[in-house]
RNA sequence: CGGGGCGUGGCGCAAUUUGGUAGCGCAUGCGGUUUGGGACCGUAAGGUUGCUGGUUCGAGUCCAGUCGCUCCGA
Numbered sequence: 001c002g003g004g005g006c007g008u009g010g011c012g013c014a015a016u017u018u019g020g021u022a023g024c025g026c027a028u029g030c031g032g033u034u035u036g037g038g039a040c041c042g043u044a045a046g047g048u049u050g051c052u053g054g055u056u057c058g059a060g061u062c063c064a065g066u067c068g069c070u071c072c073g074a
Stems, first nucleotide, its partner, number of pairs: 001073007010026004020057001028044005050066005
């Protein structure tokens, strides 16, 4: 320098195929259960999907640029 992959709640990951309510597990708060704790059950909060712009009625998804990590090549 060229090319590929990844970036989404605190953590680990889906959702991209076909643009149409952003979800799951763990963790956390509250409640139930227990003498208490753990486990279990119920419930709640927590995201502007790395960043900036564009297309569209509508973008995590499509397009352009850019940043970080990683792999391959030179």